[in-house]
Molecule: transfer RNA
Organism: Salinibacter ruber
């Protein structure tokens, strides 16, 4: 210096351009349950979908630039 990829809740991750401005499992918190804890059942709370812009009647999704990760080539 050149090419592939990835970036969504505290982690790991789904998610066809269109069903109130987004879900799982873990984890958290709060109740059941137990003499307690753990498991087990319930309820919740966490997010400007990595930024800036553009296309579009509508963008986490599609084009563009930057950012950061990881691969490969020189």
């Nucleotide at each position: 210096g050149g090419g592939c990829u990835c970036u969504u809740a505290g982690c790991u991750c789904a998610g066809c351009g269109g069903u109130u401005u987004a879900g799982a499992g873990c984890g958290c918190u709060c109740g059941c349950c137990u003499c307690a804890c753990a498991c087990g059942c319930g309820a919740g709370a966490g997010g400007u979908c990595c930024c800036u812009g553009g296309u579009u009647c509508a963008a986490a999704u599609c084009c563009a630039g930057g950012a950061g990760g990881g691969c490969c080539c020189a």